[in-house]
RNA sequence: CACGAUAAAUGGCAAACCUGCUCGAAAGACAGGGACGCAAAGCUAUAGGGCCUUACCCACCAGGGGUUGGCAGCCAGCCGCCGAA
Numbered sequence: 001c002a003c004g005a006u007a008a009a010u011g012g013c014a015a016a017c018c019u020g021c022u023c024g025a026a027a028g029a030c031a032g033g034g035a036c037g038c039a040a041a042g043c044u045a046u047a048g049g050g051c052c053u054u055a056c057c058c059a060c061c062a063g064g065g066g067u068u069g070g071c072a073g074c075c076a077g078c079c080g081c082c083g084a085a
Base pairs, nucleotide, nucleotide: 012038013037017033018032019031020030022029023028036073042078043077044076048075049074050071051070052069056066057065058064
């Protein structure tokens, strides 16, 4: 220096669900609680795929198309802590 986990240590995040006299049309977000899990559960939604939504527009009854907003704990891309044998 590389590889490196069923080791150790230091810390971190926080699903479902509950609460809200918060925001939103919705999806969802936010705050508090909570802990299923996570070595990237850190960052990226002006973009590569995928998923959710539909106030508004077109079409006309198929949420079909556009559009809008969202999801990074779906894949992906970027960055990256400790680290024995």